[in-house]
RNA sequence: AGGCCGGGUGACCGCGGGCCGCUCCGCUCCACGAGCGGACGGCUCGAGGAAAGUCCGGACACCGCAGGGCAAGGACGCUGGGGAGACCCAGGCGGCGAAAGCCGACGGAAAGUGGAACAGAAAGGAGACCGCCUGCCCCGGGCGACCGGGGCCGGUAAGGGUGAAACGGUGGGGUAAGAGCCCACCAGCGACCGUGGCGACACGGUCGGCUCGCCAAACCCCGUCCGGUGCAAGGCGAAGCAGGUCCCGUUGACGCGGCCCGCCGAGGGACCGGGUGCGCCGCACAGAUGGAUGGUCACCCUCGACAGAAUCCGGCUUACAGGCCUGCU
Repeated sequence: AGGCCGGGUGACCGCGGGCCGCUCCGCUCCACGAGCGGACGGCUCGAGGAAAGUCCGGACACCGCAGGGCAAGGACGCUGGGGAGACCCAGGCGGCGAAAGCCGACGGAAAGUGGAACAGAAAGGAGACCGCCUGCCCCGGGCGACCGGGGCCGGUAAGGGUGAAACGGUGGGGUAAGAGCCCACCAGCGACCGUGGCGACACGGUCGGCUCGCCAAACCCCGUCCGGUGCAAGGCGAAGCAGGUCCCGUUGACGCGGCCCGCCGAGGGACCGGGUGCGCCGCACAGAUGGAUGGUCACCCUCGACAGAAUCCGGCUUACAGGCCUGCU
């Protein structure tokens, strides 16, 4: 690094689902029978690798068509392949590490706006705190050339200092002192060309201005994709009830959500009042809607962590005592 396990066995008691019954009870009917429900008994099944977070997708269901455009919002963002665009595998690039290897929201900072704590003079076409230097003035010394100290106007990004980061590096020329100011080499950027690679990209060469820094998990810009709501979706059945007032609407209302357009075409909304508040399906090779999956005892061991379904499935992320296997440094 990858994969796997996640206390075991036995006995007794208990809970939930399914199936069965020469048993018992209740109800119904088309009644020597059948069906339904319950009790009892038997057999069988009964949490996880994450059932979690609900982060990303899909199925399924409804919203009249799931139609078009704009806006808003969201997801994603190197290349190749698989796949449902999530995600996975392999590779490239960048960072870290001695290495195996790990990590990367990995498009754009030469569109714009903005930010950079503390420290520091200054945080971006910046900056003079110390230092260095020309000139002028003052003081002291010296016969003098000049030397030392202080001040002022300027020059200077070489050196010191601060910082995560200070506007390329080294050397030489140059200069009052300095500086890509000039030159050589190197690094980096951009354009073009060649070679290798499917490609991201890598390597090499020529030229250029001499350098154009960081943050987009800040706003933003660019590109691709996304209609909305989630099983309290939604469907069927049974029972029961009572309507009234106002408003909008065939000159097109309401209608799944901001606006516009197309299509559709007859009901819709608010308030008051009345009734019901039950069953089944959806719903699963665990599976309910008072919601099960547990408890006690014995033995053994490495002494047991994180944690428990609620429509289903895929993925990601997070939590996790301990143990096993394989490969590598």